Bacterial RNase P class A from a Gemmatimonadaceae bacterium, 377 nucleotides, folded computationally. Its mean pLDDT, the model's own confidence on a scale to 100, is 76.
RNA sequence: UGGUUCCACCGGACGAUCGCGUCGCGAGCCCGCUCGCUCCGAGGAAAGUCCGGGCUCCAUGGACACGCUGCCAGGUAACACCUGGGCGCGCCGCUUCAACGCGUCGUGACGGACAGUGCCACAGAGAACAGACCGCCUUCGCGAAAGCGGAGGUAAGGGUGAAAAGGUGGGGUAAGAGCCCACCGCGUGCGUGGCAACAUGCACGGCACGGCAAACCCCAGCUGGAGCAAGGCCGAAUAGGCGGCGAGCAGCAGUCCUCUGCGAUCAAGACGCCGCGGGUUGGCCGCUAGAGUGCACGGGCGACCGUGUGCCGAGAGGAAUGAUCGUCCGGGGCCGCAAGGCCCCGACAGAACCCGGCUUACAGGUGGAACCUCUUG
Numbered sequence: 001u002g003g004u005u006c007c008a009c010c011g012g013a014c015g016a017u018c019g020c021g022u023c024g025c026g027a028g029c030c031c032g033c034u035c036g037c038u039c040c041g042a043g044g045a046a047a048g049u050c051c052g053g054g055c056u057c058c059a060u061g062g063a064c065a066c067g068c069u070g071c072c073a074g075g076u077a078a079c080a081c082c083u084g085g086g087c088g089c090g091c092c093g094c095u096u097c098a099a100c101g102c103g104u105c106g107u108g109a110c111g112g113a114c115a116g117u118g119c120c121a122c123a124g125a126g127a128a129c130a131g132a133c134c135g136c137c138u139u140c141g142c143g144a145a146a147g148c149g150g151a152g153g154u155a156a157g158g159g160u161g162a163a164a165a166g167g168u169g170g171g172g173u174a175a176g177a178g179c180c181c182a183c184c185g186c187g188u189g190c191g192u193g194g195c196a197a198c199a200u201g202c203a204c205g206g207c208a209c210g211g212c213a214a215a216c217c218c219c220a221g222c223u224g225g226a227g228c229a230a231g232g233c234c235g236a237a238u239a240g241g242c243g244g245c246g247a248g249c250a251g252c253a254g255u256c257c258u259c260u261g262c263g264a265u266c267a268a269g270a271c272g273c274c275g276c277g278g279g280u281u282g283g284c285c286g287c288u289a290g291a292g293u294g295c296a297c298g299g300g301c302g303a304c305c306g307u308g309u310g311c312c313g314a315g316a317g318g319a320a321u322g323a324u325c326g327u328c329c330g331g332g333g334c335c336g337c338a339a340g341g342c343c344c345c346g347a348c349a350g351a352a353c354c355c356g357g358c359u360u361a362c363a364g365g366u367g368g369a370a371c372c373u374c375u376u377g
Base pairs, nucleotide, nucleotide: 002372003371004370005369006368007367008366009365010364012328013327014326015325016324017323018322020041021040024037025036026035027034028033029032043348047359048358050357051356052355053354054353055227056226057225058224067222068221069220070219071085072084073083074082075081086110087108088107089106090105092103093102094101111218112217116216117215118212119211120210133158134157135154136153137152138151139150140149141148142147166184167183168182169181170180171179185207186205187204188203189202190201191200192199193198231285232284233283234282241276242275243274244273245272246271251262252261253260292311293310294309295308296307297306298305299304329346330345331344332343333342334341335340
């Protein structure tokens, strides 16, 4: 200098004019509208609504079921999120004869497949109490020979497949085979290191144990429901409910019959007045300063935590936050020897109770880390 991967950040600035929307102030009148003025007015994702919470109301004996989660340790209010670690896989680089070694980065629903049930398409002889198609070997028969056929042994080689019942090498054998041996893998036991996941050493076992649990299932842990249209307060007109008082009738309890009760100690209904309580329209609250954030210091590998200090002016109801011009900024193209000039572009998108995450969309730009290439010393 250029490249790859990863991480973090910004995501146009200022001014003018016009316009939109709450709040506040002022004015006008047709009294809920209009006009004027001041302040303020989207995001990194406001999005998807996929997880986790706060808050609110309701419910609340326990267990099972349903559902969710699933390597280990930590962070957090919590999480399916984040950090660090372990193991597996992948890319790149290095060492190397070669990587199964080392390093950076990415990635994994990463508990259990001798508790049980089930599945493994196609191809193939055989797909889980294996299997013999081609082949290899022994032997018998036929044949002049090449070879063909029968009986038996075998699983090294070939072939099928995503997967073929340990792998490589040697011994061994008629040919072969964990049949035997070494190393690797696997399993069991013990030791060592680590909080742990796990790693590693030794000994033993000749292999017994294919894969699938994002199939049922088993094990362990977690889990009450609804959501700001939550919910709380204030409350007209009108209609209906309840109560009191007044006036007023001899009957009343909806109607009929029987019974019962109440009623001349003046009832009930209808009427008038007064009061109470619930609900609808409407108004107010909830409502935005909070698990907030910049910087510094301290702790921690880190996520994060603590202390100090500074900052924080949408809150809204189906809903405003826009446009034009000028100057500048960033990027691209063309012209020009140069200074510079001209043209184009500036995305995705958008609050509705509030936070923490994840995921998805995004023109362009900035910074950092690791590794590599080239150049110079």

The RNAcentral record of the sequence draws on ENA. Lineage of the source: Bacteria > Gemmatimonadota > Gemmatimonadia > Gemmatimonadales > Gemmatimonadaceae. The gene name in the source record is rnpB. Rfam family: Bacterial RNase P class A. Rfam classes the family as a ribozyme. Rfam links the family to the GO terms tRNA processing, ribonuclease P activity and dimeric ribonuclease P complex.